C1' cells in the first nucleotide's frame, strides 16, 4: 500500500424499556436508559420486513402509487486503533 477483527488505549455510538413530542399508520425526533455495536457512520440500489391516510375494490376481506426500517441480509461512499 493491500488483506488481516486478536489485545490494548482514546473517542464514539445506543436496544429493551420509560417519559414528552410529532404522524393516519410503520415509524421520527429530544430525554431518561445501556443489549450491544469496528462502521449500531452515510445512502432505500438490490432483495426482505412493516405500514395504508389518499386510490381502487364487491366499499367486507383485500390489493397498491407513497411512506418506513441502514441495529435485516447484499451492495454504494466512507472511518479511530493494527498484534499478525
Nucleotide at each position: 500500500c493491500a488483506a488481516a477483527a486478536a489485545a490494548a488505549a482514546g473517542a464514539g455510538c445506543c436496544g429493551a424499556c420509560c417519559u414528552g413530542u410529532u404522524g393516519a399508520g410503520a415509524g421520527g425526533c429530544a430525554g431518561g436508559g445501556a443489549c450491544g455495536c469496528a462502521a449500531a457512520g452515510c445512502c432505500a440500489c438490490c432483495g426482505g420486513u412493516c405500514u395504508a391516510a389518499a386510490g381502487g375494490g364487491u366499499c367486507a376481506a383485500c390489493c397498491u402509487u407513497g411512506g418506513a426500517c441502514a441495529g435485516c441480509g447484499g451492495g454504494g461512499c466512507g472511518u479511530c486503533u493494527g498484534a499478525u
Predicted 3D model of an 84-nucleotide RNA (c-di-GMP-I riboswitch aptamer) from a Woeseiaceae bacterium. Model confidence (mean pLDDT): 84 of 100.